[in-house]
Context: one part of a larger RNA
RNA sequence: GAAUCAACGCUGGCGGCGUGCCUAACACAUGCAAGUCGAACGCGAAAGGGGCUUCGGCCCUGAGUAGAGUGGCAGACGGGUGAGUAACGCGUGGGUGACCUACCCUCGAGCGGGGGAGUAUCGUCCCGAAAGGGACGCUAAUACCGCAUGACAUCCUGCCCUUGGACGGGCGGUGAUCAAAGCAUUGGGAUCGCAAGACCUGGCACUCGAGGAGGGGCCCGCGUCCGAUUAGCUAGUUGGUGGGGUAACGGCUCACCAAGGCGACGAUCGGUAGCCGGCCUGAGAGGGCGGACGGCCACACUUUGACUGAGACACGGCCCAGACUCCUACGGGAGGCAGCAGUGGGGAAUUGUUCGCAAUGGGCGCAACCCUGACGACGCAACGCCGCGUGGAGGAUGAAGAUUUUCGGAUCGUAAACUCCUGUCGAAUGGGACGAAUGGCCUGGCCGUGAAUAGCGGCCGGGAAUGACGGUACCGUGAGAGGAAGCCCCCGCUAACUUAUGUGCCAGCAGCCGCGGUAAUACGGGGGGGGCAAGCGUUGUUC
Repeated sequence: GAAUCAACGCUGGCGGCGUGCCUAACACAUGCAAGUCGAACGCGAAAGGGGCUUCGGCCCUGAGUAGAGUGGCAGACGGGUGAGUAACGCGUGGGUGACCUACCCUCGAGCGGGGGAGUAUCGUCCCGAAAGGGACGCUAAUACCGCAUGACAUCCUGCCCUUGGACGGGCGGUGAUCAAAGCAUUGGGAUCGCAAGACCUGGCACUCGAGGAGGGGCCCGCGUCCGAUUAGCUAGUUGGUGGGGUAACGGCUCACCAAGGCGACGAUCGGUAGCCGGCCUGAGAGGGCGGACGGCCACACUUUGACUGAGACACGGCCCAGACUCCUACGGGAGGCAGCAGUGGGGAAUUGUUCGCAAUGGGCGCAACCCUGACGACGCAACGCCGCGUGGAGGAUGAAGAUUUUCGGAUCGUAAACUCCUGUCGAAUGGGACGAAUGGCCUGGCCGUGAAUAGCGGCCGGGAAUGACGGUACCGUGAGAGGAAGCCCCCGCUAACUUAUGUGCCAGCAGCCGCGGUAAUACGGGGGGGGCAAGCGUUGUUC
C1' cells in the first nucleotide's frame, strides 16, 4: 500500500446492489417449514336454515360437503451446518468384459378370466389418567393372491463371432420360469339392452421387453498440511480354494490352506483440517484463505441397527441404549431448530417471532386447484462496494469577532454579510408502472387420429381474468438555500507552524527514532494549516 463475514472510538444526509453467529455441532418456549390425488376405494357427520310434531322427536336442505381411513405418488428433492474425515473424501484423467436406475422420451407386444381375507369408517363391548391398545361383527378397490396366455426377457443348452480373457454379441432348441388393473373422465350414427351399460372412439393409468436421456454405485493412475524430540507397523492381517452375500467386483463375510503385506520414495503414531471452482495479495514466481455464489462429501441430541422403497441405513420416519427436558392419577408416556423467524447462554461481535405464492422452481393431480419460511419481496445494521448531495456566480468599509503583534500591522478572508440565481436529494402534492403470459376458460383457422362435419391431440392467432412488492419505482407541479460535515494528523520517516499560551523528566505523547528537567513546531486546550470525507481513525488478521 492492498484486502477483510470484522470489532471498537468519534461522527452520520440520501439512494442502488450485495453481505450479516467466524464464539457453544450449547440448550431451546411459540408459530410455520411436505404434502397431494374423489378421474383408484368403501364410509360419512355437525352447526345453521326450512317444514311437521303426540314436544319424545321426525323429514328436507346443508352435503355425498367437512372428516378420518384403505390405496397411489411424493416425504432420498428442496433447505441447514462443517462436528467428523489426511480418506479414492475431494480434484483431474480414465475403466466398468463387475453394475443399478422410479417419474420422462422413443419403439415392440399385451391388458383374458377368477378368488377369498383383512384395516379404518360403522355397530356392540373392554382396558388405560393420558399416549394409546384390544375383542367380536360388516364391507370396497388401481390393496393382496391364485389361474390362463406368453416373447427378441431370465435360467439351462448347441453352434458361430469379437477378445489377452466371456459373465459380451449373433443364430437356434421338443426344455424350464415369470405379467397385468382399472377409471367412467370425452363424444357417438347404426346394432343389442327396461336401465346401467355392452360396442366403437379418445384420454389417463397398468404389464412384459428393447433403447435413450438424465441420475447414481464400484474400481484405477496422478495430485492433496505439519511433526522423525513418532521407526518399525499388520492376524481377516497378505494371498489362494470353496460356500455365502450384493445391483455389482472384492476378505465384503465365513470355513480351510499357505505366510505373507506395508515402510527413510517416510509406513505406523501424534497434531491440524471438510475438498474444489475460486477469493485476497503480488510485476510475476509465490504466499495466505476456502465467508457469500456453484459442484462434491459428511452430519442431523449422542451411539447402534435395520425396515420400507427405483433410490435411505433416511434432519422435521422406525427400533434399542444413553444424557437432558417436559407431562403423569406414579402404572406409564412425550420430545430433538446444524429448516425460517425467535429465546436464553457464550462472545469484541452478527438482523424481523414481517408479507406473498404475483413471478421462477419443486411435489401431487387429466385439470381447476392445493401445498411450498425453496423462492420472490419488504424490514434492521455506514458491514462492504458504487453513485449523489450538503449549493452556484458576484461580492473589500478587506466589516464584526478571534488569534497574534515590533502596536504600524498581519492572518482567518471572498470566507461571511449583501446582491442575483439554480432546484439534485429531502419534505409537500397530483399522475403512475415494467415485472403477466403461460396453463385453464371463451373463440377463429390448419394438420393428425377417427366411420364421423362428435370428441381427442398438436400448431398458429384473437379475447377476458390474475401483482406480495406498491400507490413503490418513475414522471409532473408549486414553494424554498432552506433540513444535511465530520474525523485524523502537523519533530523526522510524512503532506501540514522556527504560532502564542499552560505545564515543568510532572501531567502526558509514542508505529520507529524519540519528546517533556522554565521560552516544548513532539504533552494539554486555543489560533492557523495538511489529508481523507459520510465517513475518519484505532485494533486484529493476510499478502
This is a predicted structure of a 543-nucleotide part of an RNA (small-subunit ribosomal RNA, 5' domain) from an uncultured bacterium. Its Rfam family is "Bacterial small subunit ribosomal RNA". The RNAcentral record of the full RNA draws on ENA and SILVA. Model confidence (mean pLDDT): 81 of 100.